[in-house]
RNA sequence: GCGGAAGGCUGGAUGAUCGCGGUCCCUUUAUCGGGGUCGAGGAAAGUCCGGACUCCCAAAAGGAACGGUGCCGGGUAACGCCCGGGCGGGGUAACCCGACGGACAGCGCCACAGAAAUGAAACCGCUUCGGGCUUUCCGGAGUAAGGGUGAAACGGUGGGGUAAGAGCCCACCGCGUCCUUGGCAACAAGGGUGGCACGGCAAGCCCCACCGGGAGCAAUGCCAAAUAGGGACCGCGCGUCGCAAGACAGGGCUUCUUUUGCCCGAGCAGGUCCGGGUUGGCAGCUAUAGCCGUCGCGGCAACGUGACGGUCAGAGGAAUGAUCAUCCAGAGGCAUCACGCCUUGGACAGAAUCCGGCUUACAGGCCUUCCGCGCGU
Numbered sequence: 001g002c003g004g005a006a007g008g009c010u011g012g013a014u015g016a017u018c019g020c021g022g023u024c025c026c027u028u029u030a031u032c033g034g035g036g037u038c039g040a041g042g043a044a045a046g047u048c049c050g051g052a053c054u055c056c057c058a059a060a061a062g063g064a065a066c067g068g069u070g071c072c073g074g075g076u077a078a079c080g081c082c083c084g085g086g087c088g089g090g091g092u093a094a095c096c097c098g099a100c101g102g103a104c105a106g107c108g109c110c111a112c113a114g115a116a117a118u119g120a121a122a123c124c125g126c127u128u129c130g131g132g133c134u135u136u137c138c139g140g141a142g143u144a145a146g147g148g149u150g151a152a153a154c155g156g157u158g159g160g161g162u163a164a165g166a167g168c169c170c171a172c173c174g175c176g177u178c179c180u181u182g183g184c185a186a187c188a189a190g191g192g193u194g195g196c197a198c199g200g201c202a203a204g205c206c207c208c209a210c211c212g213g214g215a216g217c218a219a220u221g222c223c224a225a226a227u228a229g230g231g232a233c234c235g236c237g238c239g240u241c242g243c244a245a246g247a248c249a250g251g252g253c254u255u256c257u258u259u260u261g262c263c264c265g266a267g268c269a270g271g272u273c274c275g276g277g278u279u280g281g282c283a284g285c286u287a288u289a290g291c292c293g294u295c296g297c298g299g300c301a302a303c304g305u306g307a308c309g310g311u312c313a314g315a316g317g318a319a320u321g322a323u324c325a326u327c328c329a330g331a332g333g334c335a336u337c338a339c340g341c342c343u344u345g346g347a348c349a350g351a352a353u354c355c356g357g358c359u360u361a362c363a364g365g366c367c368u369u370c371c372g373c374g375c376g377u
Base pairs, nucleotide, nucleotide: 001373002372003371004370005369006368007367008366009365010364012327013326014325015324016323017322018321020039021038022037023036024035025034026033041348045359046358048357049356050355051354052353053216054215055214056213059260060259061258062257063256064255066212067211068210069209070208071085072084073083074082075081086100087098088097089096090095101207102206106205107204108201109200110199123147124146125143126142127141128140129139130138131137155173156172157171158170159169160168174196175194176193177192178191179190180189181188182187220283221282222281223280230274231273232272233271234270239248240247241246250264251263252262253261291310292309293308294307295306296305297304298303328346330344331343332342333341334340
């Protein structure tokens, strides 16, 4: 200097004029009016996860069904998130990605091509025997090293051996199994031994481990007001004991089921459907497991903890804006020793109960660290 990787910050500034919302102060009988101060993000987006908070129902607990996660260890209120590590893959590397438990619990699939796709197999070929013989070929036996097909062909490389071959035998690797060492662990390394072998897919069903009630601020609560204390249908149970109270049985209440609990006794408990009124006001509503900054301690880190300081939009069909001027980051051109001049131009995008994450979008600019290549000293 060029190319690449990871992380972080910013994404306009100043002034004037006009226009909005919250809040505080002044004035006014009140209104009007005046002044101060604050006012949209790193993703506010997607609605993908997890919660705080609110309500639900006579249901609660266990189980099933259903759904989610899936290497190990930590963090967190929690998570499918974050940090560290292991293994596998990509990359020269820095780094990045992983739907990462189980294929000997069972079932299923592997199209086409190919001889043959799991307890499979001989198309070409090789060896050997017999027949035939111009060439060429036919049959038997052996074979799976070579070639072909395919994503994948019942281990790989080398040697010995054989009629030719084959783990047939041997060495190394691989695989199974046992032991030792290191590590909390996932795993890694080493040693012994063994028949040399029933592949892949679970992002197919499934098995295993762990987790999970539902709905959501249009939740919900209060006040005011109004209407139709509305209508239709279903409702298998109306029993026994007891003077009574009550008990048992029965019907019902959660998607199903067991136990417990609650409701009910005939048009009851409960279930289904149709229709009407309320479209107003207030609260919820913004100080939170908060956010930002500095320092100390613990920790590789995520993070935890202590101290100090600062700050906070709350609309209610939805405010936070518009115009002008100057400056500025960037780009291009002109002209200079320098100063300068002209043109252009500022992305993605808009709070709605709040928070912790993930994913997606983003013009321009800046900073830090690392990797590779080249050159110079």